This is a predicted structure of a 75-nucleotide RNA (transfer RNA) from a Phycisphaerales bacterium. Rfam family: tRNA. It is annotated as a transfer RNA. Rfam's curators write: Transfer RNA (tRNA) molecules are approximately 80 nucleotides in length. The sequence is in RNAcentral, with records from ENA.
[in-house]
RNA sequence: UGCCCCGUAGCUCAGCGGAACCAGAGUGCCGUACUACGAAUGCGGAGGUCGUGGGUUCGAAUCCCACCGGGGCGG
Numbered sequence: 001u002g003c004c005c006c007g008u009a010g011c012u013c014a015g016c017g018g019a020a021c022c023a024g025a026g027u028g029c030c031g032u033a034c035u036a037c038g039a040a041u042g043c044g045g046a047g048g049u050c051g052u053g054g055g056u057u058c059g060a061a062u063c064c065c066a067c068c069g070g071g072g073c074g075g
Base pairs, nucleotide, nucleotide: 001074002073003072004071005070006069007068010027011026012025013024018058029045030044031043032042033041051067052066053065054064055063
C1' cells in the first nucleotide's frame, strides 16, 4: 500500500429495507419469591445515538461512499 471479513446491551451473538410497538436472545447485573443463610430455580427490571460522518429511499442496524478500529491474505 491493495484485496477480503468483522464492528449491534458489560460479554457472546441473532437480525440482511417496513408487517402493532419498543432493536432481540443467551449470559452477566439489580430487585423479589423460595431458603436458617447461600447456591440453584421462578418472576420482574435496568442497560443500545446498531463504530463515526455523509448519501440513496416515503422508510436504513440492513443498500452506497469515505474514514476509524480489529483480524486475515498478498505486494
Its mean pLDDT, the model's own confidence on a scale to 100, is 80.